Context: one part of a larger RNA
RNA sequence: CGCAUACGGUGGAUGCCUAGGCGGUAGGAGGCGAUGAAAGACGUGGUAGCCUGCGAAAAGCCUCGGGGAGCUGGCAAACAAGCUUUGAUCCGAGGAUAUCUGAAUGGGGGAACCCACCGGUCAUAAGACCGGUAUCGUACACUGAAUACAUAGGUGUACGAGGCGAACCUGGGGAACUGAAACAUCUAAGUACCCAGAGGAAAAGAAAUCAACCGAGAUUCCCUAAGUAGCGGCGAGCGAACGGGGAACAGCCUUCAAGUAAUAGCAAUUUUCUUAGUGGAGCAGUCUGGAAAGUCUGGCCAUAGUGGGUGAUAGCCCCGUACACGAAAAGAGAGUUGUGGUACUGAGCUUGAGACAAGUAGGUCGGAGCACGUGAAACUUUGACUGAACAUGGGGGGACCAUCCUCCAAGGCUAAAUACUCCCUACCGACCGAUAGUGAACCAGUACCGUGAGGGAAAGGCGAAAAGAACCCCGUUUAGGGGAGUGAAAUAGAUCCUGAAACCGUAUGCGU
Numbered sequence: 001c002g003c004a005u006a007c008g009g010u011g012g013a014u015g016c017c018u019a020g021g022c023g024g025u026a027g028g029a030g031g032c033g034a035u036g037a038a039a040g041a042c043g044u045g046g047u048a049g050c051c052u053g054c055g056a057a058a059a060g061c062c063u064c065g066g067g068g069a070g071c072u073g074g075c076a077a078a079c080a081a082g083c084u085u086u087g088a089u090c091c092g093a094g095g096a097u098a099u100c101u102g103a104a105u106g107g108g109g110g111a112a113c114c115c116a117c118c119g120g121u122c123a124u125a126a127g128a129c130c131g132g133u134a135u136c137g138u139a140c141a142c143u144g145a146a147u148a149c150a151u152a153g154g155u156g157u158a159c160g161a162g163g164c165g166a167a168c169c170u171g172g173g174g175a176a177c178u179g180a181a182a183c184a185u186c187u188a189a190g191u192a193c194c195c196a197g198a199g200g201a202a203a204a205g206a207a208a209u210c211a212a213c214c215g216a217g218a219u220u221c222c223c224u225a226a227g228u229a230g231c232g233g234c235g236a237g238c239g240a241a242c243g244g245g246g247a248a249c250a251g252c253c254u255u256c257a258a259g260u261a262a263u264a265g266c267a268a269u270u271u272u273c274u275u276a277g278u279g280g281a282g283c284a285g286u287c288u289g290g291a292a293a294g295u296c297u298g299g300c301c302a303u304a305g306u307g308g309g310u311g312a313u314a315g316c317c318c319c320g321u322a323c324a325c326g327a328a329a330a331g332a333g334a335g336u337u338g339u340g341g342u343a344c345u346g347a348g349c350u351u352g353a354g355a356c357a358a359g360u361a362g363g364u365c366g367g368a369g370c371a372c373g374u375g376a377a378a379c380u381u382u383g384a385c386u387g388a389a390c391a392u393g394g395g396g397g398g399a400c401c402a403u404c405c406u407c408c409a410a411g412g413c414u415a416a417a418u419a420c421u422c423c424c425u426a427c428c429g430a431c432c433g434a435u436a437g438u439g440a441a442c443c444a445g446u447a448c449c450g451u452g453a454g455g456g457a458a459a460g461g462c463g464a465a466a467a468g469a470a471c472c473c474c475g476u477u478u479a480g481g482g483g484a485g486u487g488a489a490a491u492a493g494a495u496c497c498u499g500a501a502a503c504c505g506u507a508u509g510c511g512u
Stems, first nucleotide, its partner, number of pairs: 001511009015497001016461002020432002022429007029421002031164002039101003042055003046079001049075003061095006070083003106115003116133007135161009168199001169197005179186001183233001209216002220247005230238002251413003255353006265339011277325003283298003287294001299316002301305001307319003362386008372398001393408005448455002468496001471483004
C1' cells in the first nucleotide's frame, strides 16, 4: 500500500412527517380614498432586540352583545407589579383616539423634514391650543383691460374631482423577433406594450337586419354549419356567413298639456342570511407494552362511523360532527304598508296636440374595418373636396340595371344568459412533500449583489412529556469529555428522528 472482516468518524441521501404551497367546487364580495387611502417612517411594554398589535388617549380607551375562570400577544423562560365571579383575559358589532410621510392639498423639499400666513380661545412676557389657507372643473356672485357696450382677466363662495388596487372590459395609439425554409406584399397581430376611462361586470342591443318569393324577428354566449364558401407573392397562411340546436330572454323613451298614480328614493314593519355563539348520544375490563386507541371478552349510540387530537391504530376520552337553536349592534336580500309626485336626459298608464333627426345620405380622391390583400368589390367608417330627396320619399338584397321582396339611417336608454378573482367562508384532490410544492413551510422579496432599473438565495424534524443532564472527576473558573442521574431509548444530548454513498480512520487476518 492492497484485499477482507469488525467498529468508528465525516456527510446528510433515503424513509416517515407537515407547519407551507398548488389546483379546484359552492356561496359571498367585487372596491378603498380629501371624514386623508394603499404603502410606509417614527414611536408605543416594568424590558435590550425583532415580529404582531396599537398611535402622544399608543400590545390600548368607551358602549352594546357573546362567554365563564383564569389573565397581563409571540420568539421566551424567569422576576417584578397587577387585573379578575361587582364577570377580567378572550370573541363579535358600533364608536373615540389616530404622531409624521404619502393623491398629500398653506409654501418648500434630498418622503417621513424645513418655513409660513389668516381667524378664534386662553394667556399676555414669550407663547399655547383649535380651525383654515393646493390645483382643476362646474355653478353663482362681485369686480374688470386694450376698447364705448362688452369680452379676456381677477377675487370670493358652494359642490365635485385627484390617488391606489389582481384579473376581467371599452376606447385611443401600436411593434419586432418569428413563419414564409432567403425576403419586400403577407404573417406574427391589432398580439406584446403605452395611454385614457368605467363597472361588478363591461361592451352590444330592439332592424334603413337577414332571407328568398317560403319566411324569420333586439343583443350576448355555447355547439354546429366548417377548416366549408372564400381570401391569399392563390405562397406561408388567413378564414366567415345563411341555416339548425341550446343558454338567457324585455322591451322602451323623446316636445307640450290634462289626468291617473306604476317606479326610483325615503320611512316603518315582517322575514331570511352574514358578522360572536349555545345545546349536542354512546365503554368497560383483560393481555402485551414506557404508554392502549392494538389483542381478547362483553356492551352501547347512531339524522352523529366527515375530520383532528390524545404516550401505537379510538363511533362511544377530548375538540368536534348529524341535528336543533341563537343577536343588544351593524350590514345584505326579499315581502308588505305609508310617503313621494317624475327624481341626472335614462324606460308606468290614459287622452289630446305635436314631433320622426342635412353639410346628413350619396359622390370623387386618399385610407381603414369587414374572413375579403383593389379585386368585378357591394357593405361600414372618414381626412380632403362636394352634396340630395322628404313616405307620391329613402336604404338594402355583394359591380351595375329592371322587376319583386324587405326595412326606415343621420337622437337616446335597457336586466339576464357571458368574462375575471387582489379578497372572505366552507369543502374537495389517483396534486407536492423540504433540490419537491409559491422565490419564500423557517422573521423572504429577507440576507446578499448592483450607481440604478433590477437580480435574488440558503435555511424544517430531540422527546410522549424538558423529565434539556443535580452532583463528582480531568481540563484554562474553557472547549470537550468521563461517571452519576432522567428517559422506552441518550449511538434520542440540544451540530439532537432515520442516518445511504463518496471521503478519513482504528483493530485483526492475509498478500506484497
Molecule: large-subunit ribosomal RNA, domain I
Organism: Gammaproteobacteria bacterium